A computed fold for a 106-nucleotide RNA, annotated as c-di-GMP-I-GGC riboswitch aptamer. Its Rfam family is "c-di-GMP-I-GGC riboswitch aptamer". Gene Ontology term of the family: cyclic-di-GMP binding. The coordinates come from a structure-prediction model, not an experiment, and the mean pLDDT is 80.
[in-house]
RNA sequence: AGCGAAAAAGGCAAAUCCCGAGAAAUCGGGAGACGCAAAGCCACGGGUCCUGAACAGGAAAAUCUUACCGAACGUACGAAUUUCAAGGACAGCCGGGUUGCCGAAA
Numbered sequence: 001a002g003c004g005a006a007a008a009a010g011g012c013a014a015a016u017c018c019c020g021a022g023a024a025a026u027c028g029g030g031a032g033a034c035g036c037a038a039a040g041c042c043a044c045g046g047g048u049c050c051u052g053a054a055c056a057g058g059a060a061a062a063u064c065u066u067a068c069c070g071a072a073c074g075u076a077c078g079a080a081u082u083u084c085a086a087g088g089a090c091a092g093c094c095g096g097g098u099u100g101c102c103g104a105a106a
Stems, first nucleotide, its partner, number of pairs: 003103002011036002016031006034092001040098003044095003047090005058084004063079002066076003
């Protein structure tokens, strides 16, 4: 450098429950252990999830209400939906970066 013992010393803690923070994803603390050799740390790339309370809210698509029009087309206001953008969350989804305990075998 690399590797990871049916090794030792230690470490972390999924689901679930309780308390708290948040709009939500989710997070903090306690109990609890499914697991983990980086399940330590960093949202850099991909991915997944959330986004309305506010002082914030861009674009596109098709749909609907109403108005204009004799009607259709169309135009305008509005509504909810979807996608993208934007913002946020996840490091126990994958990759990357960075730091680090122990020492059998090969």